[in-house]
Context: one part of a larger RNA
RNA sequence: UUGGGCGUAAAGAGUCUGUAGGUGGUUUAUUAAGUCAAACGUUAAAUAUCUCGGCUCAACUGAGAAAAGGUGUUUGAUACUGAUAAACUAGAGGACGGGAGAGGCAAGUGGAAUUGGUGGUGUAGUCGUUAUAAGCGUUAAUAUCACCAGGAACACCAAAUGCGAAGGCAACUUGCUAGAACGAUCCUGACACUGAGAGACGAAAGCGUGGGUAGCGAAUGGGAUUAGAUACCCCAGUAGUCCACGCCGUAAACGAUGAGCACUAAGUAUUGGAAGUAUCGACCCUUCCAGUGCUGUUAUAUUAAAGCUAACGCCUUAAGUGCUCCGCCUGGGAAGUACGGUCGCAAGACUAAAACUC
Numbered sequence: 001u002u003g004g005g006c007g008u009a010a011a012g013a014g015u016c017u018g019u020a021g022g023u024g025g026u027u028u029a030u031u032a033a034g035u036c037a038a039a040c041g042u043u044a045a046a047u048a049u050c051u052c053g054g055c056u057c058a059a060c061u062g063a064g065a066a067a068a069g070g071u072g073u074u075u076g077a078u079a080c081u082g083a084u085a086a087a088c089u090a091g092a093g094g095a096c097g098g099g100a101g102a103g104g105c106a107a108g109u110g111g112a113a114u115u116g117g118u119g120g121u122g123u124a125g126u127c128g129u130u131a132u133a134a135g136c137g138u139u140a141a142u143a144u145c146a147c148c149a150g151g152a153a154c155a156c157c158a159a160a161u162g163c164g165a166a167g168g169c170a171a172c173u174u175g176c177u178a179g180a181a182c183g184a185u186c187c188u189g190a191c192a193c194u195g196a197g198a199g200a201c202g203a204a205a206g207c208g209u210g211g212g213u214a215g216c217g218a219a220u221g222g223g224a225u226u227a228g229a230u231a232c233c234c235c236a237g238u239a240g241u242c243c244a245c246g247c248c249g250u251a252a253a254c255g256a257u258g259a260g261c262a263c264u265a266a267g268u269a270u271u272g273g274a275a276g277u278a279u280c281g282a283c284c285c286u287u288c289c290a291g292u293g294c295u296g297u298u299a300u301a302u303u304a305a306a307g308c309u310a311a312c313g314c315c316u317u318a319a320g321u322g323c324u325c326c327g328c329c330u331g332g333g334a335a336g337u338a339c340g341g342u343c344g345c346a347a348g349a350c351u352a353a354a355a356c357u358c
Stems, first nucleotide, its partner, number of pairs: 003330004007312002012326001014201004021194003025088007033081002035077009049065006091191001092188004096183002103177007110154001115149007125136002162169002206247006215241002220236004258325006266295011307314002331358003340351004
């Protein structure tokens, strides 16, 4: 390489958009490129295979024969794939309608709490811990009342909830904006799926410039603990956490499970929509569509699966049964390292070996 694989053994890119490429619904006609058949030519000899011979046999060697395959030309076949032309509506998309949602961006507003400040009451402690100490406090603390300031986060609702491609998104109001589900008709007419490169987004930490800084809090200082204590515990506390703009581009970025389509028992809970029934109206009940969860092959219980898996487990949200396309793996270590290259202000990221060793 072939093969076999990728939930947990090595292996699904963090996610999406999309170029080339690959693959692609139904019908008819034409064509005959792929495909299939036949004939002829060619594919030197030697070698290899078979048959018959020659050296006493064999190795060796002489003669003859034949196939498969490749390729060219010609003549045919037309189911499938392709090409051309025409058409269709089941895929896909659009128009319309009423709803759902922490989807995104921006602006404004609100209350609780912490901290600080000012003033009042009030007096000796307070804080903290397993226990202490350091710290704070007669320049009046802690406690309590009123007012003011500022920053950050939004209790209850809250849920097995919802939305988003992922990261992620939760106080309230308004504006702008994106997507999905459902319903009944109409329109376009394969416009689709995947996607190497490429582009966009991408938690936290970190970086640059300028603001902001209540609480928390790497570093750091002090107090304890301890044999020591560069820790765990306590008191302080800088960067940071917050905002604007620009970078970084990584995570156990996880469902450790790529995307799309089709098929394959059920039960139950819940979210959104629709129809029926019921009602004064709603709830309830039944059915359908779309999502989010749970149970589900031994024993008990339950009416209870098939299949897959090394087992654990998965089981219509598949890890079942198939198809299309992409990514990735190939013993452990050295190593996600060196070197080179690209990107970055840097930190570093991406790409990515070998010697050697077991």
This is a predicted structure of a 358-nucleotide part of an RNA (small-subunit ribosomal RNA, central domain) from a Patescibacteria group bacterium. Taxonomically the source falls in Bacteria candidate phyla (Bacteria). Rfam family: Bacterial small subunit ribosomal RNA. Gene Ontology terms of the family: structural constituent of ribosome and ribosome. Its Rfam clan is "SSU clan". The sequence was found in a public genome assembly.